[in-house]
Context: one part of a larger RNA
Molecule: small-subunit ribosomal RNA, 5' domain
Organism: Adansonia digitata
RNA sequence: GGAUGAAUGCUGGCAGUAUGCUUAACAUAAGAAAGUCCAAUGGGAAGUCGUGUUUCUAGUGGUAGAUGGUUGAGUAAAGCAUAAGAACUUACCCUUUUGAAGGGAACAACAGCAAGAAACGACUGCUAACACACCAUAAACUGAGGAGCAAAAUGAGUAAUCCACCUGAGGAGGGGCUCACAUCUGAUUAGCUAUUAGUGAGGCAAGAGCUUACUAAGGCGAUGAUCAGUAGCUAGUCCAAGACGAUGAUCAGCCACAUUAGGACUAAGACACGACCUAGACUCCUAUAGGAGGUAGCAGUGGGGAAUAUCUUGCAAUGGGCAAAAGCUUGAUGGAGUAAUGUCGUGUGAAGGUAGAAGGUUCAUGGGUCAUGAACUUCUUUUCUUGGAGAAGAAGCAAUGAUAGUAUCUGAGAAAUAAACAUCGGCUAAUUUUGUGUUAGCAGCUAUAGUAAUGUAAAGGAUACAAGUGU
Numbered sequence: 001g002g003a004u005g006a007a008u009g010c011u012g013g014c015a016g017u018a019u020g021c022u023u024a025a026c027a028u029a030a031g032a033a034a035g036u037c038c039a040a041u042g043g044g045a046a047g048u049c050g051u052g053u054u055u056c057u058a059g060u061g062g063u064a065g066a067u068g069g070u071u072g073a074g075u076a077a078a079g080c081a082u083a084a085g086a087a088c089u090u091a092c093c094c095u096u097u098u099g100a101a102g103g104g105a106a107c108a109a110c111a112g113c114a115a116g117a118a119a120c121g122a123c124u125g126c127u128a129a130c131a132c133a134c135c136a137u138a139a140a141c142u143g144a145g146g147a148g149c150a151a152a153a154u155g156a157g158u159a160a161u162c163c164a165c166c167u168g169a170g171g172a173g174g175g176g177c178u179c180a181c182a183u184c185u186g187a188u189u190a191g192c193u194a195u196u197a198g199u200g201a202g203g204c205a206a207g208a209g210c211u212u213a214c215u216a217a218g219g220c221g222a223u224g225a226u227c228a229g230u231a232g233c234u235a236g237u238c239c240a241a242g243a244c245g246a247u248g249a250u251c252a253g254c255c256a257c258a259u260u261a262g263g264a265c266u267a268a269g270a271c272a273c274g275a276c277c278u279a280g281a282c283u284c285c286u287a288u289a290g291g292a293g294g295u296a297g298c299a300g301u302g303g304g305g306a307a308u309a310u311c312u313u314g315c316a317a318u319g320g321g322c323a324a325a326a327g328c329u330u331g332a333u334g335g336a337g338u339a340a341u342g343u344c345g346u347g348u349g350a351a352g353g354u355a356g357a358a359g360g361u362u363c364a365u366g367g368g369u370c371a372u373g374a375a376c377u378u379c380u381u382u383u384c385u386u387g388g389a390g391a392a393g394a395a396g397c398a399a400u401g402a403u404a405g406u407a408u409c410u411g412a413g414a415a416a417u418a419a420a421c422a423u424c425g426g427c428u429a430a431u432u433u434u435g436u437g438u439u440a441g442c443a444g445c446u447a448u449a450g451u452a453a454u455g456u457a458a459a460g461g462a463u464a465c466a467a468g469u470g471u
Base pairs, nucleotide, nucleotide: 007471008470009469010468013346014345016343017342018341019339020338021304026302027301028300031298035063036062037061040060041059043057044056045055046054071256072255079183082180084178085177088175089174090173093171094170095169096168099165102134104132110125111124112123141148142147155162156161184229185228186227191220192219193218195217196216197215198214199213200212201211202210232254233253234252236247237246238245259280260279261278262277263276282293283292284291285290310336312335313334314333318332319330320329321328322327349379350378351377352376359370360369361368362367384413385412386411387410388409389408393403422463423462424461425446426445427444431460432459433458434457435456441448
């Protein structure tokens, strides 16, 4: 000199834009972040004089909930980055192909009975479906002579047709797996290995000691194995002439985790943050028999800390989920609020004005200086106050705007509302007077203060920077 997710002292006009728990992956009150479909289905309710239509909905069923959002504890390699590969999978989507023929038995809801404080739930009976199961009929596939092996579902509409379903092949995008190379420190960690390989079997979507039986004795290591410490990785960011060095906030990609530990179920996909089971710690309810919970989602609270915001608004836009659609939903996201936290812009007036004013300060009597500075005259209105108009962002009829009566435009008013902070011996731009008297103090280093202190305190003046400025 540059930089920061900064903090802090003093001070503080406005606007744009970005950013804001780096610490306790500590504990969390009440709210609320994942629903949707009655055009799959049997009921119930509302409404109607009645029928039909309509609306709402607990249940069965479908789909989504594996995305989005948070965090960085773990992880030194099962991660990440770059470059390759072969033995796999893929719901929704796209292209193409073949079909959807028959009958059937249940289970919720519901009704009855009835256990429990509650959470919840036993038994009996009825019923629908795109729920379930059987049968018929192919190709791929298996197999190698014969053959074997599946599936399907309707619904809307007057209709055309549309939606949905089954099967095969291909695609796109996604995911799983393998390999090469690179990836911090310590040798005051030197040996490590229930290991390495083959055969058979099992297992998986798939390759494999992934697992197991038998056999062999291998495999890794001073080019640092093993052990220990620390740490999410990267594109990037900062510095620097460069090489390097430091770092990994926001934004983007990947990974890991979801109170701690373990486990599987469902599914195309999870071993699943707001799903399930078990155990532990903690908290809460209870009739003491037994139950409920998980903010590292968004705000908020306590705590920790030098330190970090609102218990806000809307689904109008973009995107996601469901639905034939209307639409519903979305703390994703769009906005507003808050903090000088950063950065950028702009203002705190402009022109004239000597009796060189009063006053301060200095001084030897004159005088010097603050100083064109003020007053005063003329002008302007960024900003401020107030009145009126008033957006774009909406996506090819119309309608639809949270933001927002905002931005912006236009009229009126008054220089009116707006300058601090630090420093002044040298380094280092800028000095005088007074007080103090090795005291009080100052101080980044050198140093300073002992009665003439440019170094302390105050005042006058000056310098630098400026809504900031010092530390």